Large-subunit ribosomal RNA, domain V from a soil metagenome, 583 nucleotides, folded computationally.

Context: one part of a larger RNA
């Protein structure tokens, strides 16, 4: 050079495992609650199964008896009618005792005495006339009877995991009979409450990762590159309205400021004169407008109209904007004519649903009605403003799947704000003296060890911190070497040039790197190499499942806070590098 073999692991972004970390899916599970909606379950009313009696307190009806007083008027007149008689040895006036009622005057009644009358008609009085009889009205007793409620009592429903007997040799069941309970309870209907017990779901995009803040619609400007349009978590600001005059129309006027002048009066109140192209002033933000006025005054009104509408403009679609003209009927004006709000551009909100008004429309056999159209019109911070629902937060480190290097962490890589360096200007410091040494205020660079920026390769995986091991390289030299200037006497410094050959210790503390500190030393150098190095080691840290504090949260958790505990896989094919054999 060519081919073994032993042997080490630096790469082959070596192998395993469609990244667990992070983001995204109108993905999913599982937890939680004062997210929304059900729902069990429990509370309570109510009807069933459910009966019977006493009472308390209510309500109906029916019957039977009472009741009813302004003033006049014999006197306590309820209302309308019939009435010329009625009541009475079946006890009539009177007297006595006793109840009910009461407007204290009596009415009504019960028993005794008592033994032949009393009443009404008539007359008076009054709106209305008395006896009796009938039908009724108020309010009230009695008796029946249904009815509501409380409270008790009762047994026969219906209960008993009390006892006793049977079936039976049975702590089941069933049956008979005790006792208790008792129409309670229990179940079932029908409702209201309560209701993370349980279920099924929401729980928003934007976004120099997400997440925390911002913010979402709609007007003006400016980025915007002299038409129109143009992003950005670019830089100003405004709106979610007002005004029946701040609209229309006719006629008029000129504004700010300035000079000069003029009691109180002053820089400036109010007046006069002159200048005076717009600097005022325009309801409200800014642009563009506007003195022939869109700015101010002043007369009359109500076009801040009804039906429409060639024709542009602006646009994906919905929307949105301008508009002559026609027809009614109408304001000013002398007419011509202007008038379908406001100088102009903001001052919003689809569709369903559902309210009022109004209609020559429908109208489920017909006639009506209901309902529905068709015009008017009202009700949305649907502001996440093209509005998923009439209606909704939140934890997951127990997690789980589809995906992203479209998207963060680690490292690379671009950059180079930050840092590290070097030059340069030279104002100062240095007793004088800018440069022995230092070096402000800037300037110009280099470097890629710091903390960022981007988000470029890599999420079908590039293993992360320190430590041990093994290193290699740079030089902006720590030591050793050569040399300049010193504010170098010497010694020991201090600054600058060359110089990487070589070398640059041990412990204490802490996971630590760093740091501090204790001996030393000629020195105890700073940096790269995936913050060299886990297919070479460790595994303290940090970063899964346990579990505890403190803080947050109602919870569920949760937390660059803490603290115990916690599976490091690979037999080497190739290149590489060592060693050793053959050609």
């Nucleotide at each position: 050079c060519c081919c073994g073999c032993c042997g080490c692991u630096a790469g082959a972004c070596g192998g395993a495992a469609a990244g667990a970390c992070c983001c995204c899916g109108u993905g999913c599970a599982c937890c939680u609650u004062u997210a929304c909606u059900a729902u069990a379950c429990c509370c309570u009313u109510u009807c069933a199964u459910u009966g019977a009696a006493u009472u308390g307190c209510g309500g109906g009806a029916u019957g039977u008896u009472c009741u009813g007083c302004g003033c006049a008027g014999g006197a306590u007149a309820g209302g309308u009618g019939g009435g010329a008689g009625g009541c009475u040895u079946u006890g009539a006036a009177c007297c006595c005792a006793g109840g009910u009622u009461u407007u204290u005057g009596g009415a009504c009644u019960u028993g005794g005495g008592g033994g032949a009358g009393c009443c009404a008609a008539c007359g008076g009085u009054g709106a209305g006339a008395u006896a009796c009889c009938a039908c009724c009205c108020u309010g009230g007793g009695c008796a029946u009877u249904c009815u509501g409620u409380g409270a008790u009592u009762c047994u026969a429903a219906c209960g008993u995991c009390u006892c006793u007997c049977c079936c039976u040799g049975a702590u089941c069941g069933g049956g008979a009979g005790a006792a208790c309970g008792g129409a309670c309870a229990a179940u079932g209907g029908a409702a209201g409450g309560c209701g993370g017990g349980u279920a099924g779901u929401u729980u928003g995009a934007c976004u120099g990762g997400g997440g925390c803040g911002g913010u979402c619609g709609c007007c003006u400007c400016c980025u915007a590159a002299a038409u129109u349009g143009u992003a950005a978590c670019g830089g100003a600001g405004g709106c979610g309205c007002u005004c029946g005059a701040a609209g229309c129309u006719u006629g008029g006027u000129u504004c700010a400021u300035g000079a000069c002048g003029u009691u109180u009066g002053g820089a400036a109140a109010u007046c006069g004169u002159c200048a005076g192209u717009c600097g005022a002033g325009u309801g409200u933000a800014a642009a563009g407008g506007c003195a022939u006025a869109a700015a101010c005054c002043a007369g009359g009104u109500u076009g801040a109209c009804u039906g429409c509408g060639a024709g542009a403009c602006c646009u994906a679609c919905a929307a949105g904007u301008c508009a002559a003209g026609c027809a009614g009927g109408u304001a000013c004006g002398a007419a011509a004519g202007u008038a379908g709000g406001a100088c102009u551009u903001a001052g919003u909100g689809a569709u369903c649903c559902g309210g009022u008004g109004g209609u020559u429309c429908u109208g489920u056999a017909u006639g009506g009605a209901a309902g529905g159209g068709c015009c008017a019109u009202c009700g949305c911070u649907c502001a996440a403003c093209g509005g998923a629902u009439a209606a909704a937060a939140g934890g997951u480190a127990c997690g789980c799947c589809g995906g992203g290097g479209a998207u963060a962490a680690c490292a690379g890589g671009c950059u180079g704000a930050u840092c590290g360096g070097a030059g340069u200007c030279a104002a100062g410091a240095g007793u004088u003296c800018a440069c022995a040494u230092c070096g402000a205020c800037g300037c110009u660079c280099c470097g890629g060890u710091u903390u960022g920026g981007c988000a470029c390769c890599u999420c079908g995986a590039u293993g992360u911190c320190g430590g041990c091991u093994c290193a290699u390289c740079g030089c902006a030299u720590c030591c050793u070497g050569g040399g300049g200037g010193u504010g170098u006497a010497g010694a020991a410094g201090c600054u600058c040039c060359c110089a990487a050959g070589g070398g640059u210790u041990a412990g204490g503390c802490u996971g630590u790197u760093c740091g501090c500190c204790u001996a030393u030393u000629a020195a105890a150098g700073c940096g790269g190499u995936a913050c060299g190095u886990g297919a070479g080691c460790u595994g303290g840290g940090u970063u899964c499942a346990g579990a505890a504090c403190g803080u947050c949260g109602c919870g569920a958790g949760a937390c660059a806070g803490u603290u115990c505990g916690g599976u490091c896989c690979c037999u080497a094919u190739c290149u590489g590098c060592g060693g050793u054999g053959g050609g």

Its mean pLDDT, the model's own confidence on a scale to 100, is 83.